FMN riboswitch aptamer (RFN element), 153 nucleotides, folded computationally.
The sequence was found by an Rfam model in a public genome assembly.
Its Rfam family is "FMN riboswitch aptamer (RFN element)". Rfam describes the family as follows. The RFN element is a highly conserved domain that is found frequently in the 5'-untranslated regions of prokaryotic mRNAs that encode for flavin mononucleotide (FMN) biosynthesis and transport proteins. Rfam links the family to the GO term FMN binding.

Parts: sequence; C1' cells; structure tokens
RNA sequence: AUAAGACUUCGGGGCAGGGUGUAACUCCCUACCGGCGGUUAAAGUCCGCGACUCCCUCCGAUGUGGUGCGCAGUUUUGGCGUGCGAGCAACGAGGGACUGAAUCGGUGAAAUUCCGAUACCGACGGUUAUAGUCCGGAUGGAAGAAGUUGUCU
Repeated sequence: AUAAGACUUCGGGGCAGGGUGUAACUCCCUACCGGCGGUUAAAGUCCGCGACUCCCUCCGAUGUGGUGCGCAGUUUUGGCGUGCGAGCAACGAGGGACUGAAUCGGUGAAAUUCCGAUACCGACGGUUAUAGUCCGGAUGGAAGAAGUUGUCU
C1' cells in the first nucleotide's frame, strides 16, 4: 500500500412538566429523539441501503411426514435396522413486493446537508385508554464501521 479469502470486535436515540379520567409515559397542552453509505459543504425529510411484514427460487436429511427392503414380533394405522426421497417446517443463500416526512430566506465557488424561521415524519404485536418515546419478538438480525490475518513493496 492492498484484490479475493478467513477471523475478531463494534454496530439506535427519546414522555421532563401539566390537564382529563376508575384507568393514559398511549388522549389533550407541552417536552424529547433521529441507524448506515453517498452527496462540490456537515442531511430523520435529497439519492440509495438496513430493520418489520409478505412472496418466490435454490440449497439442504436437522425435525416431521411418506415409502422400499430385511429382521423380530404376531394383530399393533405399530417396533428395530438399513435405504430412497425435498411433501411440510426450520437453518442457510439469493431475488422480489412493501417501505414515512421540507419549505422559505441568508452566506458561499459549491449546501433541499451549514445559519435563521416555520413545518412535517416515524413497522408489527401487547396494554385497565388510541404509543416514534412503555413492554415484547430482540442477550436476535442487518445496512455498515474498525481491526487482525493474508498478499505485495
């Protein structure tokens, strides 16, 4: 310096105060939060990606179901052994569907990213009452980040 491969570690924040009520961190006033890569310059709202859910394909004897043969047994939709075999489910790999929300002004060479103002958005299941903020799947997974090894000089 660095292509492929292998491995290790890391990899999401937030209801404070008040109101109503039998009951609300779920409603109302108000408060608070912002994953990853990219981008002439720093982004929850631009371009993509990931997380949830669903679908398809492949892989694959782990579970379950099916089935051939053999054996024991002798009436049990059964047992033991050994094969076959992707029907179902799980694991793994890949692909697809779905997937929210921003404007104006200013500075500048350049910003829907900075500064000012005013807005807007937020999976699924649960809950004494409707949830971005509580609990749960999740001590999970992932976009990815860093490092070690390896390789070359």